[in-house]
Order: sequence, then structure tokens, then C1' cells
RNA sequence: GUGAGGGUCGGCGAUGGGGCUCGCCGCAACCGCACUCCAAAUGGCGUGCUGAUGGCCUCUACGUGGUA
Repeated sequence: GUGAGGGUCGGCGAUGGGGCUCGCCGCAACCGCACUCCAAAUGGCGUGCUGAUGGCCUCUACGUGGUA
């Protein structure tokens, strides 16, 4: 100096906040789905659609129905 492993710390898991928990990453983790076209590919463009969670609970925003 480089590589690997462990610990600590930090970050991430398609739209916000909080608590708990799971997984992943150390400049990487991550960046939804369907269809057409290009490409031949694990990618790109265009159109359309769903969900505030990775999971649970809750707050906020939004949507639907009912009541006053």
C1' cells in the first nucleotide's frame, strides 16, 4: 500500500414524519409495474397504471363511501 474478516458509525430498501423490527451497502446499497418501438440487452425512448411501509403500528397528505 492492497485485499479479506470483525466491531463501531453512517447510509439505503419507487412519494412525507415518528416508534419498533428485518435485510442490504461502505461511494455502494437504492432508483415500481404493463404495453409499443429501438436494440438484442441486464439497456433506452414513448404511453398508461398501482402504492405515502422492506414489514408492523401510528400521524399527516391524497382517494372512495356513509352520517351530521
A computed fold for a 68-nucleotide RNA from Streptacidiphilus sp. 4-A2, annotated as Fluoride riboswitch aptamer (crcB RNA motif). Taxonomically the source falls in Streptacidiphilus (Bacteria, Bacillati, Actinomycetota, Kitasatosporales). Its mean pLDDT, the model's own confidence on a scale to 100, is 76. The sequence was found by an Rfam model in a public genome assembly.